[in-house]
Molecule: Bacterial RNase P class A
Organism: Syntrophobacteraceae bacterium
RNA sequence: GGAGUGGAACAGAUGGCCGCCGGCCUCCCAUUGGCGGGGUCGGAGGAAAGUCCGGGCUCCACAGGGCAGGGUGCUGGGCAACACCCAGUCUCGGCGACGAGCAGGAAAGCGCCACAGAAAGCAAACCGCCGCGUAUCUUGCGUGGUAAGGGUGAAACGGCGAGGUAAGAGCUCACCAGUCCCGGUGGCGACAUCGGGAGCUAGGCAAGCCCCACUCGGAGCAAGACCGAAUAGGAGAGCGUUUGAGGGCUGCCCGUCCAAGGCUCUCGGGUAGGUUGCUGGAGGCUCCGGGCAACCGGAGUCCUAGAGGAAUGGCCAUCGCCCGUCUCCGCAAGGGGAUGGGAACAGAACCCGGCUUAUGGGCCUCUCCAGAU
Numbered sequence: 001g002g003a004g005u006g007g008a009a010c011a012g013a014u015g016g017c018c019g020c021c022g023g024c025c026u027c028c029c030a031u032u033g034g035c036g037g038g039g040u041c042g043g044a045g046g047a048a049a050g051u052c053c054g055g056g057c058u059c060c061a062c063a064g065g066g067c068a069g070g071g072u073g074c075u076g077g078g079c080a081a082c083a084c085c086c087a088g089u090c091u092c093g094g095c096g097a098c099g100a101g102c103a104g105g106a107a108a109g110c111g112c113c114a115c116a117g118a119a120a121g122c123a124a125a126c127c128g129c130c131g132c133g134u135a136u137c138u139u140g141c142g143u144g145g146u147a148a149g150g151g152u153g154a155a156a157c158g159g160c161g162a163g164g165u166a167a168g169a170g171c172u173c174a175c176c177a178g179u180c181c182c183g184g185u186g187g188c189g190a191c192a193u194c195g196g197g198a199g200c201u202a203g204g205c206a207a208g209c210c211c212c213a214c215u216c217g218g219a220g221c222a223a224g225a226c227c228g229a230a231u232a233g234g235a236g237a238g239c240g241u242u243u244g245a246g247g248g249c250u251g252c253c254c255g256u257c258c259a260a261g262g263c264u265c266u267c268g269g270g271u272a273g274g275u276u277g278c279u280g281g282a283g284g285c286u287c288c289g290g291g292c293a294a295c296c297g298g299a300g301u302c303c304u305a306g307a308g309g310a311a312u313g314g315c316c317a318u319c320g321c322c323c324g325u326c327u328c329c330g331c332a333a334g335g336g337g338a339u340g341g342g343a344a345c346a347g348a349a350c351c352c353g354g355c356u357u358a359u360g361g362g363c364c365u366c367u368c369c370a371g372a373u
Base pairs, nucleotide, nucleotide: 001369002368003367004366006364007363010360012319013318014317015316016315017314018313020043021042022041023040024039025038026037027036028034029033045345049356050355052354053353054352055351056350057220058219059218060217069216070215071214072213073212074088075087076086077085078084089103090101091100092099093098104211105210109209110208111205112204113203126150127149128146129145130144131143132142133141134140135139158176159175161173162172163171179198180197181196182195183194184193185192186191224276225275226274227273234267235266236265237264238263239262246258247257248256249255283302284301285300286299287298288297289296290295321342322341323340324339325338326337327336328335329334
């Protein structure tokens, strides 16, 4: 100098002017309020985002047990909890710093394994090799054996040598590898390592069904609570009417009684609207102690948005940061001056803990490569 790895922070500062939201004080108007005036204090994030997990809080449901269904899935620890975090184990990737893992069970059962290939799972005979039979005498055909060799495939039922055989084959044996069982040592454990035995019957996929272990009520601040109009409708009481709703006395008329509609008052439910829930909390920072760490404990200190069609903004100046151009000093690294440009992703909505995604420039650690001294 180049290429990378891991990590912790920051997210411009100050001043002026004009605005917006909230708290408090005060004045004015009004009488419990005002999109009123003035003053003062406070006013987004590391992700406020996606809404993917986990909790708090609220309402609903709920004797107990089981089935069904969902979630999680190496070990130990942390946490209110988690699918998160820390420390490890194993496997995989990288020369390395380091990273990733959808990491229980495939000798419980079912299912699947593309293409190619004869055969893809109680294996299999296409070529080859061998035996027998037969035709012919270059060799072919039939039948059986054979997984050592060829060929196909991601994968063909251990590797290699010797024995053995008609040819072969864990068929037998030695060594190696793997699996299972037993035991020793280390570790809380996952597991590591060593020794002995069995047998070679046992390929992969569980992110296909399934099995095993643990675990799980539902809906969400538009939760929920309180106040509550106008209009319409409901219930009740009172007043009151008939040429004129309807009914009873009766088949009809008269008569009479009940009585709709009407008017007044009262009550209760819901809607609009308003208030609340609402922000001080598993809270931040500093120090000390425990722990490898995540984290826990103690002491001190700080208060830091609460809007509701939804405020947190805009302009100017100076300084700082980054990039370029010109110029000066210097062997160089670099430094000074002038000038032009740039500054990302993004906006709380009940509150927390995580994960994921978006994003700017700089800093620190370590690794690899090349060069110089």